Predicted 3D model of a 91-nucleotide RNA (SAM riboswitch aptamer (S box leader)) from an Actinomycetes bacterium. Its mean pLDDT, the model's own confidence on a scale to 100, is 87. Taxonomically the source falls in Actinomycetes (Bacteria, Bacillati, Actinomycetota). It matches the Rfam family "SAM riboswitch aptamer (S box leader)". Rfam describes the family as follows. The SAM riboswitch is found upstream of a number of genes which code for proteins involved in methionine or cysteine biosynthesis in Gram-positive bacteria.
RNA sequence: GUGUCAUCAAGAGCGGAUGAGGGACGGGCCCAGUGAUUCCGCGGCAACCAGUGUCAACUGUCACCAGGUGCCAAGGCCCGAACGAUGAUAU
Numbered sequence: 001g002u003g004u005c006a007u008c009a010a011g012a013g014c015g016g017a018u019g020a021g022g023g024a025c026g027g028g029c030c031c032a033g034u035g036a037u038u039c040c041g042c043g044g045c046a047a048c049c050a051g052u053g054u055c056a057a058c059u060g061u062c063a064c065c066a067g068g069u070g071c072c073a074a075g076g077c078c079c080g081a082a083c084g085a086u087g088a089u090a091u
Base pairs, nucleotide, nucleotide: 001091002090003089004088005087006086007085008084013042014041015040016039017038021031022030023029025080026079027078028077043072044071045070048068049067051064052063053062055060076083
């Protein structure tokens, strides 16, 4: 990168550096020098995978935990689409 499956109305931000863009895309509508974006630090949310236990007996139920990811403006911001994102797995 590609295929498959699951999820996407809940939840969670401060500081430092940077300095004009950002919200994937088209159309809207928003956010932004009262600091966008990116990086770093700390904090937090959640529970896909892992781990532990439990019930079950077919690859699952429930609970705990928080090691690997993810996430912390607006319902994936809204509408659209042969759309996108994240996780797990296969290649």